[in-house]
RNA sequence: CUCAUCAAGAGAGGCUGAGGGACCGGCCCGAUGAAGCCUCGGCAACCGCCAGUUGUGUACGCAAGCCACUGGAAAUGGUGCCAAUUCCGGCAGACGUCAUAAAAAGCGUCUGAAAGAUGAG
Numbered sequence: 001c002u003c004a005u006c007a008a009g010a011g012a013g014g015c016u017g018a019g020g021g022a023c024c025g026g027c028c029c030g031a032u033g034a035a036g037c038c039u040c041g042g043c044a045a046c047c048g049c050c051a052g053u054u055g056u057g058u059a060c061g062c063a064a065g066c067c068a069c070u071g072g073a074a075a076u077g078g079u080g081c082c083a084a085u086u087c088c089g090g091c092a093g094a095c096g097u098c099a100u101a102a103a104a105a106g107c108g109u110c111u112g113a114a115a116g117a118u119g120a121g
Stems, first nucleotide, its partner, number of pairs: 001121006011040005019029003023090004041082003046078002049072005055066002086115001091112007
């Protein structure tokens, strides 16, 4: 940098001792113990594994391999994760309201983006 996913799911013990939830605002969590480290456990199914289908492939066999898609298992492997939707918002648009002669800010709902996280390349 590209692609996919992000409303589900899953925590105990030990050491230690004040912070943590990326950033900003809010709102939370925390001495009934934050973050970190260690041990054990769990969740999930991205890679990997198994099966199938289409395509590709071949001198010949829809054989291997490969790409894509669908399904499956969790015993083993590589990661990840185990407060709150990615805790909510941050930018843009639509609609509603304010709300009336007409309009803006604000507020609410929805959609999309940005940012971030994780995996694969």
RNAcentral holds the sequence, with entries from MGnify. The RNA shown here (SAM riboswitch aptamer (S box leader)) has 121 nucleotides and comes from a rhizosphere metagenome. Its Rfam family is "SAM riboswitch aptamer (S box leader)". Rfam describes the family as follows. The SAM riboswitch is found upstream of a number of genes which code for proteins involved in methionine or cysteine biosynthesis in Gram-positive bacteria. Of the family's consensus pairs, 97% are formed in the model.